Background:
A computed fold for an 85-nucleotide RNA from a Syntrophomonadaceae bacterium, annotated as c-di-GMP-I riboswitch aptamer. NCBI's taxonomy places the organism under Bacteria, Bacillati, Bacillota, Eubacteriales, Syntrophomonadaceae. Its Rfam family is "c-di-GMP-I riboswitch aptamer". Rfam's curators write: GEMM was predicted in a large-scale screen for bacterial structured RNA regulatory elements.
RNA sequence: AACCGAUAAUGGCAAAUCCGUCGAAAGGCGGAGACGCAAAGCCACGGGCCUAAGACCGAAAGGUUAUGGUCGCCGGGUUGCCGAA
Numbered sequence: 001a002a003c004c005g006a007u008a009a010u011g012g013c014a015a016a017u018c019c020g021u022c023g024a025a026a027g028g029c030g031g032a033g034a035c036g037c038a039a040a041g042c043c044a045c046g047g048g049c050c051u052a053a054g055a056c057c058g059a060a061a062g063g064u065u066a067u068g069g070u071c072g073c074c075g076g077g078u079u080g081c082c083g084a085a
Stems, first nucleotide, its partner, number of pairs: 004083002012037002017032006035072001041078003045075003048070003054065004
């Protein structure tokens, strides 16, 4: 240094829920709060999943669709703390 991840150590992040706010929604942001996480740091590149404003179809009910979203769904890329076996 690499692989790897311990009843090690320093710490870190923050689910659900509630309040406020943005958004058509999914969801995002801030505060409270901790389910958990060795990348639960970052990136929408591939797949999956969620939503359907607008567009299209329909007599209507409604249906289809991402340019929207999710990295705490998986894979991939990339950066990082510590050092037992």